The RNA shown here (Bacterial large signal recognition particle RNA) has 263 nucleotides and comes from a Planctomycetota bacterium. Its Rfam family is "Bacterial large signal recognition particle RNA". The family's RNA type in Rfam is non-coding RNA gene. Rfam links the family to the GO terms SRP-dependent cotranslational protein targeting to membrane, signal sequence recognition and signal recognition particle, plasma membrane targeting. About the family: The signal recognition particle (SRP) is a universally conserved ribonucleoprotein involved in the co-translational targeting of proteins to membranes. The gene name in the source record is ffs. The prediction has a mean pLDDT of 77.

[in-house]
RNA sequence: CCGUGCAGCCGGGGAGUUGGCGGUGCCCUGCACCCGCAAUCCGCCAUAGCGGGGGUGAUGCCGAGCCGAGGCCUCUUCCGUGGUUGGUGCUCGUCCGGCAAGCGGUGUCGAAGGCCAUGUCCCGUGCAACGUAGGGCUGUGAACCAGGUCAGGCCUUGACGGGAGCAGCCUUAAGCAGGUACCUGCGUGUGCCGCGGGGUUGCGUGGUUGGAGCUGGCUACCGGAUGGGGCCUUCGGCGGGGAGGUCGACGCCAGGCGCACGG
Numbered sequence: 001c002c003g004u005g006c007a008g009c010c011g012g013g014g015a016g017u018u019g020g021c022g023g024u025g026c027c028c029u030g031c032a033c034c035c036g037c038a039a040u041c042c043g044c045c046a047u048a049g050c051g052g053g054g055g056u057g058a059u060g061c062c063g064a065g066c067c068g069a070g071g072c073c074u075c076u077u078c079c080g081u082g083g084u085u086g087g088u089g090c091u092c093g094u095c096c097g098g099c100a101a102g103c104g105g106u107g108u109c110g111a112a113g114g115c116c117a118u119g120u121c122c123c124g125u126g127c128a129a130c131g132u133a134g135g136g137c138u139g140u141g142a143a144c145c146a147g148g149u150c151a152g153g154c155c156u157u158g159a160c161g162g163g164a165g166c167a168g169c170c171u172u173a174a175g176c177a178g179g180u181a182c183c184u185g186c187g188u189g190u191g192c193c194g195c196g197g198g199g200u201u202g203c204g205u206g207g208u209u210g211g212a213g214c215u216g217g218c219u220a221c222c223g224g225a226u227g228g229g230g231c232c233u234u235c236g237g238c239g240g241g242g243a244g245g246u247c248g249a250c251g252c253c254a255g256g257c258g259c260a261c262g263g
Stems, first nucleotide, its partner, number of pairs: 001263006008056003011029004019045005033053005060257003065252002070247007078240004083235001086232003090229009101219003104215003113209008121198006127191002129188007137178004146171004154163003
């Protein structure tokens, strides 16, 4: 120096998960052999993915140092945002009550107040309306057992005469039907109705007295309730900034790169 074989290497890192490690999934770095497996997961056990195949040996690999993408943890009266606890008449509303200062409304065409009457309320009753029943009214209505008149016929009498009486005609009872202007009784979620009695706090109407207020719609003020905002305060959340810690890719800078056999 050459050949064969072995060891090494063919990405790394953070969080999470796990007793721990690696992988699958997420993120960072930035470009890096292939296939199979795997989140109620898969494979391992400190030399820590497993199984199979392939490539590579120095623009590659190994272990230090520097730099530092990015992740994670802690603190923070630094800022922002959105909550929460208590307070606060600082402010803006809403509602209720009071007052009667201003505005308004109303009042000498007479306010408040007083008195009187009446209504509203209750009882009785009348009238009307409506309903219902009855009467009254109209029509109809009896083979005989209703009435009147009773032809014929019948009974009776010596005769005159007398008597009962069917059909027909007239009338009527119960009943049936109609109608309801009239009469009577009863009833009523009926009435701008009348009369009598009772009651009369309030309210309405009217009269009378009285002689200047009455009202409270708006504003102001007072009291109360409640909602929003501001300010102070208590305690969390989220985002950003700052400080500290931890892991740390890519990159930079110097070092080191094998073993066995054969020729």
The organism belongs to Planctomycetota, within Bacteria.
RNAcentral holds the sequence, with entries from ENA.